Model confidence (mean pLDDT): 87 of 100. The part of an RNA shown here (small-subunit ribosomal RNA, central domain) has 352 nucleotides and comes from an uncultured prokaryote.
[in-house]
Context: one part of a larger RNA
RNA sequence: UUGGGUUUAAAGGGUCCGUAGGCGGACUAAUAAGUCAGAGGUGAAAUCCCACAGCUUAACUGUGGAACUGCCUUUGAUACUGUUAGUCUUGAGUUAUAUGGAAGUAGAUAGAAUGUGUAGUGUAGCGGUGAAAUGCAUAGAUAUUACACGGAAUACCGAUUGCGAAGGCAGUCUACUACGUAUAUACUGACGCUAAGGGACGAAAGCGUGGGGAGCGAACAGGAUUAGAUACCCUGGUAGUCCACGCCGUAAACGAUGGACACUAGUUGUUGGAUUAUGAUGGAUUACUUCAGUGACUAAGCGAAAGUGAUAAGUGUCCCACCUGGGGAGUACGAUCGCAAGAUUGAAACUC
Numbered sequence: 001u002u003g004g005g006u007u008u009a010a011a012g013g014g015u016c017c018g019u020a021g022g023c024g025g026a027c028u029a030a031u032a033a034g035u036c037a038g039a040g041g042u043g044a045a046a047u048c049c050c051a052c053a054g055c056u057u058a059a060c061u062g063u064g065g066a067a068c069u070g071c072c073u074u075u076g077a078u079a080c081u082g083u084u085a086g087u088c089u090u091g092a093g094u095u096a097u098a099u100g101g102a103a104g105u106a107g108a109u110a111g112a113a114u115g116u117g118u119a120g121u122g123u124a125g126c127g128g129u130g131a132a133a134u135g136c137a138u139a140g141a142u143a144u145u146a147c148a149c150g151g152a153a154u155a156c157c158g159a160u161u162g163c164g165a166a167g168g169c170a171g172u173c174u175a176c177u178a179c180g181u182a183u184a185u186a187c188u189g190a191c192g193c194u195a196a197g198g199g200a201c202g203a204a205a206g207c208g209u210g211g212g213g214a215g216c217g218a219a220c221a222g223g224a225u226u227a228g229a230u231a232c233c234c235u236g237g238u239a240g241u242c243c244a245c246g247c248c249g250u251a252a253a254c255g256a257u258g259g260a261c262a263c264u265a266g267u268u269g270u271u272g273g274a275u276u277a278u279g280a281u282g283g284a285u286u287a288c289u290u291c292a293g294u295g296a297c298u299a300a301g302c303g304a305a306a307g308u309g310a311u312a313a314g315u316g317u318c319c320c321a322c323c324u325g326g327g328g329a330g331u332a333c334g335a336u337c338g339c340a341a342g343a344u345u346g347a348a349a350c351u352c
Stems, first nucleotide, its partner, number of pairs: 004323003007306002012320001014201004021194003025088007033081002035077008049065006091191001092188003095184006103177007110154001115149007125136002162169002206247006215241002220236004258319006266297009276287002301308002325352003334345004
């Protein structure tokens, strides 16, 4: 390379947008670039293959044939691909109506709780643990009542619930945005899919500047435990956690499962719509059918098995990413990015 793979054995990029490229719905006509057929030219010799011959044989050599699967010219074919022109609506989108949600950004605001301060009541313990001690407390603590301040997080509802591309998102209200779904088929008429480079977003921790700091709490200090205890437990406690702006760009960033489309038995929940029926009338409820999500079970199939099973790991098509024995090593070197931490790219010797 051919080929084979990527849930768990090595292997799906953290996610999306999108450039080049690759691939692409139905019908008609033209063209004839790809494609197919015929003819002509060329495809040096040697080599290779076949037959025969010459050296005693063979190697070797000679003669003839075949082949040289290619290229060029020309004449045709037109199913498929391409190109050009025209048409279509089912893919894609637009519009209208209805509707949904913890989707985002900004602002305002509520109650509970922890803590602190002040004042009152009150007196000897409180706290903590397996048991203790450090710690707090007669300078009046803990407990309790009232008021005040401050920061952070939002009990119940709450759920295999919902939304978002992923990361993620949860008190309430307002404003501004974005998005999904259903129904109608009114409009456009293939406008699509994927996506190397590229761009944007991207938990926590960390970094820079300035704020903030209740609780929690790396580091650190002390008390215990222990043979020791640089830990687990306890008492404190700085950075941090919070806000604004700017970096970082990584995670078991997981469904360890890339995206899109089509097809392939069923059963049963649940979320948001729609149609029809029920109804004793704006409705509630229930049932059937159906669309879009989200769960459980399962036939076939697949799978090494576990399992998966219309939300496929089944059957197919298109595009991208990645893998190729373990260690050395996600290391070294170089390069790019970064304030740094480091990130990205990424070997070899050697060894089993």